[in-house]
Source information:
This is a predicted structure of a 379-nucleotide RNA (Bacterial RNase P class A) from a Deltaproteobacteria bacterium. The source organism's lineage runs through Bacteria, Pseudomonadati, Myxococcota and Myxococcia. The prediction has a mean pLDDT of 80. It matches the Rfam family "Bacterial RNase P class A". The family's RNA type in Rfam is ribozyme. A source record names the gene rnpB.
C1' cells in the first nucleotide's frame, strides 16, 4: 500500500434570545447551578427493594446443560476441551439417538437388525440353432445375491485378497469407528498408549422421553403515612378473645371473622434516586473479577420537563471546473478512473429516561484509533 480479522471510543460544535422541569439562596423581585442513551428500546434472563403466602418433605409444572473459574446471582462472562468451517488471523456449535416410544414429504423395490426394480448366478420347464449328446440363444417359473447401476437429503465402515454358482466381515490384513480391561498425563472436560471383541450401532431429543442442577407469587398501579368524602343493609359462625344485661351457668345483644348488596374517594407526602456507583493511581489474578488509597456527585418528571428561533462554524454526500500527479497505452493523442486544488449546493444515523442495577438481543448514516492474519512493493 490493498485485501480482510477483531476490538474500543464518538456519533454534530459553539453563541446569543425566549421558554419548561427539578435543586439551592432570598421577605420579594430576582440571581446561582443541574437536566436523556449506547442503545433510555424489545421487557428474553438474572438479582437489589418492598408486599402476600410458607413446618418439614415429595410430585406436577417451567427452565438450564462440555470443564473449571469469576459473580449478589443469571440462560452471562473469562480461561480451557471436544467438534465444524477458513490458507490464516478467527468464527460457530456443545448431556444422553448402544433404555424406550415417535417422525422423516417427493422419489424409490426398499427409510433402519430394511430392501431383489435393473444387473449377477446357478436350477427346472418349453421353443430354436448344430444331425445327436454337449453347447448357445430366447421366454417362463421357483430360488440365492446388497459386489455393480438405479431413487434420495439419507440405503446399514473403506481398501485388498481369499472364498463362491455369484455373492458377502462370510474368513483374513491394513485403516477408521464403537465397546471393555490396563497403563501413563492433567484440578477436570479430555488427551496419548497397550491389549482384546467383527462389535460396524445412521438422523432428529427446539416431539415425548432419561439423567443431572435450579426454581413461591406478585410488581413502584409494590408499599408506607396523612388528608378529604360517604350509608349503611343482609346472611353465615359463634371455637377463642373483651364488653353490656346478670349474683354465676345456660341464654341473648354489641365489638369480632367470612360473604353479598350498596355507598364515596380517587388528592398530597414518602417510596426516588449515593449506588454490587463514576474516574484515576497501587496490589493479586492468564483472564473475567477482586482489593486497598485519593477524588467526584452525575435528571427525577407522574395530564409525565429535557424544547424553539437566529447567526457562525461544520463530515459523508451531490454538481461544475482548470491545472499538476498517478494508471489505463508497445509509444503519442483523445477519452475514462483515482488524489490534490477551487466555486456552488446540502446541513447529521437509531432513537428517547419513568423504582435501581448485572446481562442477552435488536436498531444505528457517518467519523477516529488499535491488535492481528494474508499479499504485494521498498530498503
Nucleotide at each position: 500500500c490493498g485485501g480482510g480479522u477483531c476490538g474500543a471510543u464518538c456519533g454534530g460544535g459553539c453563541a446569543a434570545c425566549c421558554g419548561c422541569c427539578g435543586g439551592g439562596a432570598g421577605a420579594a423581585a430576582u440571581c446561582c447551578g443541574g437536566g436523556a442513551g449506547g442503545a433510555a428500546a424489545g421487557u428474553c434472563c438474572g438479582g437489589g427493594c418492598a408486599c402476600c403466602g410458607c413446618a418439614g418433605g415429595g410430585c406436577a409444572a417451567g427452565g438450564c446443560g462440555c470443564u473449571g473459574g469469576a459473580u449478589a446471582a443469571c440462560g452471562u462472562c473469562c480461561a480451557g476441551c471436544g467438534g465444524g468451517g477458513g490458507a490464516a488471523a478467527c468464527c460457530c456449535c456443545g448431556g444422553g439417538a448402544a433404555a424406550g416410544c415417535g417422525u422423516a414429504a417427493c422419489a424409490g423395490a426398499g427409510a433402519g437388525g430394511a430392501g431383489a426394480c435393473c444387473g449377477c448366478c446357478g436350477g427346472a420347464a418349453a421353443a430354436g440353432g448344430u444331425u445327436u449328446u454337449u453347447c448357445c440363444u430366447u421366454u417362463u417359473c421357483a430360488g440365492g445375491u446388497a459386489a455393480g447401476g438405479g431413487u434420495g437429503a439419507a440405503a446399514g465402515g473403506g481398501u485388498g485378497a481369499g472364498g463362491u454358482a455369484a455373492g458377502a466381515g462370510c474368513u483374513c490384513a491394513c485403516c477408521g469407528g464403537c465397546c471393555g480391561u490396563u497403563c501413563g498425563g492433567g484440578a477436570g472436560a479430555c488427551c496419548g498408549g497397550a491389549c482384546g471383541g467383527g462389535c460396524c450401532a445412521g438422523a432428529c431429543a427446539a416431539g415425548c422421553c432419561c439423567c443431572g442442577c435450579c426454581c413461591g407469587g406478585u410488581g413502584a398501579a409494590a408499599g408506607a403515612u396523612c388528608g378529604a368524602a360517604c350509608a349503611g343493609g343482609a346472611a353465615a359462625c359463634g371455637a377463642c378473645a373483651g364488653g353490656g344485661c346478670g349474683g354465676c351457668c345456660c341464654g341473648u345483644c354489641c365489638u369480632g371473622u367470612u360473604u353479598c348488596c350498596g355507598g364515596g374517594u380517587g388528592g398530597a407526602u414518602c417510596g426516588c434516586u449515593c449506588g454490587a456507583g463514576c474516574g484515576c493511581g497501587g496490589g493479586g489474578g492468564u483472564a473475567a473479577c477482586u482489593u486497598c488509597g485519593c477524588g467526584c456527585c452525575u435528571a427525577g418528571a407522574c395530564g409525565a420537563a429535557u424544547g424553539g428561533u437566529u447567526g457562525c462554524c461544520g463530515a459523508u454526500c451531490c454538481c461544475g471546473g482548470a491545472a499538476a500527479g498517478g494508471c489505463u497505452c508497445a509509444c503519442a493523442c483523445c477519452g475514462g478512473c483515482c488524489u490534490u486544488c477551487c466555486g456552488g449546493g446540502g446541513g447529521a444515523a437509531c432513537a428517547g429516561a419513568a423504582c435501581c442495577c448485572g446481562g442477552c438481543u435488536u436498531a444505528c448514516a457517518g467519523a477516529u484509533c488499535g491488535g492481528c492474519c494474508c499479499g504485494g512493493a521498498u530498503u